[in-house]
Context: one part of a larger RNA
């Protein structure tokens, strides 16, 4: 000098930041990923119209009845659109954490003649004809529940078949050009294989194939990347080859066979520690230390394993299996995963609200309106940090009183106070009151009646902490008497202690000041 700090004493305001470094411990509760009816069938409540039935009030009455309100049930139609279902896209982003990892994980520089890429952009071509199901709904039924079973029946841009098609792909391949090792590019001709989906308010939006782009990723390589030799040898898919399989793709990635290789004192292997970087702290620099917040990459999602779907995952709020733990149970079985945002318990020296809003920025879905968004924007708490402001200003000597010291003369606190004249940063009250809002004319602000402006009131409500032997700025008195105590080092204290305790005075910093811890 610095800190994601803590502790002690103290504490007025504002702006901007930051806030579980420990138990990757366990989690009550709420929320954090949905959306599309312009893909599809079906359609509850409610409202309304008609019809049928029940009930039977007022009124009229020749007392026999007529009449038909209100209420209610059923059927059909219309409006309506809930909850669920099929289907599409998104749940692989965004958000969290740093356990593992000493590694092509990261950084940097290259390579892929060995690769993929949904949505988006550009270009070319196309969309013909059929079919069978299934969820839902209904009926029956098992189970405590979770969740099912059977039957009947229904739709689609869900699924399947056929057609058509090349610049796709496979086989044969004349030929031409090129090169960086395996090779690459262009390509006549012949044959084989493969596609589609519609909606509509008629504006459009979608669908299929192919080529190119953009974006995002995958793989490979050179170099760099902590400590220990009281770790010296390590390695059988091991190292290489052939063949096959597998992958988007190269490759012992996997398998069979063949060979016996491969790494290592330029530190292999083993052990310990650790996410890496841009950066941050320090330093004149070279270096040394760190890897919080913000940004990039990686890894993980109770522990271990596995695949499915998909353009993309071996998937935090998906699936399956095993394990531990917790919960429910009718004992037969089930359910769960905060290292998302708040919050709780525990651990700890120690780290916040179970807040508001989608107004802005961004994301998902949608033609759009819009819906969702604990991302984000804001507010709350905390002197945790940095920066700024204030706690008054000017005048005021009889140098008041009081305190302390004293050689008893006085000195000092000290222009300090009192007192006079002002100001209004702050503060209180009242009035006014934003920008952030743009996309389309309108409308639209969580923050927030906030910032800011004006008026009135009123010095009123706002100073502490550490130190004073030397280092090191700042001294006297009293108490104590090697006691009590101090202390970073040297060292103080045993009767005149500037070093302990208190007081007066002084020095330093200041809403902070000291101490402790760590780094330079």
């Nucleotide at each position: 000098g610095a800190u994601g700090a803590a502790c002690g004493c103290u504490g007025g305001c504002g702006g901007c930041g930051u806030g579980c470094c420990u138990a990757a411990u366990a989690c009550a509760u709420g929320c954090a990923a949905g959306u599309c009816g312009a893909g599809c069938g079906a359609g509850a409540a409610a409202u309304u119209a008609a019809g049928a039935g029940a009930u039977g009030a007022a009124a009229c009455u020749u007392c026999g009845g007529u009449a038909g309100a209100c209420u209610u049930u059923c059927u059909u139609g219309a409006u309506g659109g809930a909850g669920a279902g099929c289907g599409g896209c998104g749940g692989a982003c965004g958000g969290g954490u740093g356990a593992g990892u000493a590694a092509c994980g990261c950084g940097u520089a290259g390579g892929c003649a060995a690769c993929c890429u949904g949505c988006c952009c550009u270009u070319g071509a196309c969309a013909g004809a059929g079919g069978g199901a299934u969820a839902g709904c209904c009926a029956u039924u098992g189970g405590a529940a979770a969740c099912g079973a059977u039957g009947a029946u229904u739709a689609a841009a869900a699924c399947c078949u056929c057609a058509u098609a090349a610049u796709a792909u496979c086989g044969u391949a004349a030929u031409a050009g090129c090169a960086c090792a395996u090779g690459c590019u262009a390509a006549a001709a012949c044959g084989g294989u493969c596609a589609a989906a519609g909606a509509u308010u008629u504006a459009u939006c979608g669908g299929u194939c192919a080529a190119g782009g953009a974006u995002g990723g995958g793989c490979c390589u050179g170099c760099g990347u902590c400590u220990g030799a009281u770790u010296a040898a390590c390695u059988a898919g091991u190292u290489g080859g052939u063949a096959a399989g597998g992958u988007a793709a190269c490759g012992g990635c996997u398998u069979a066979c063949c060979a016996a290789g491969g790494u290592g004192a330029c530190g292999a292997u083993c052990a310990g520690u650790a996410g890496c970087c841009g950066a941050c702290c320090u330093g004149a620099g070279a270096g040394g230390g760190u890897g919080a917040u913000c940004g990039g990459c990686c890894a993980c999602a109770u522990u271990g394993g596995a695949a499915c779907u998909g353009a993309g995952a071996c998937a935090c709020g998906g699936u399956c299996c095993a394990a531990a733990c917790u919960u429910c149970u009718a004992c037969g079985g089930a359910a769960g995963g905060c290292a998302g945002c708040a919050g709780u318990a525990g651990g700890g020296a120690a780290u916040c609200u179970u807040g508001c809003a989608c107004a802005a920025u961004g994301g998902g879905c949608g033609a759009a309106a819009g819906c969702c968004u604990g991302a984000u924007g804001c507010a709350g708490c905390a002197a945790c940090g940095c920066c700024g402001c204030g706690u008054g200003a000017a005048g005021g000597a009889u140098g008041a009183a009081g305190g302390c010291c004293u050689u008893c003369g006085g000195g000092u606190u000290g222009u300090a106070a009192a007192c006079u004249u002002c100001u209004g940063u702050u503060c209180u009250u009242a009035g006014g009151g934003a920008a952030g809002a743009a996309a389309c004319a309108a409308a639209u602000g969580a923050c927030g009646g906030u910032a800011c402006c004006u008026a009135a009131g009123g010095a009123g409500c706002a100073a502490g902490c550490c130190c004073c032997g030397g280092c090191u700025a700042a001294c006297u008195a009293c108490g104590u008497g090697c006691c009590a105590g101090c202390a970073g080092c040297c060292g103080c204290g045993g009767u005149a202690a500037u070093a302990c305790g208190u007081a007066g005075g002084g020095g330093g910093c200041a809403a902070g000041c000291g101490u402790u811890a760590u780094c330079c």
About this RNA
A computed fold for a 520-nucleotide part of an RNA from an uncultured bacterium, annotated as small-subunit ribosomal RNA, 5' domain. It matches the Rfam family "Bacterial small subunit ribosomal RNA".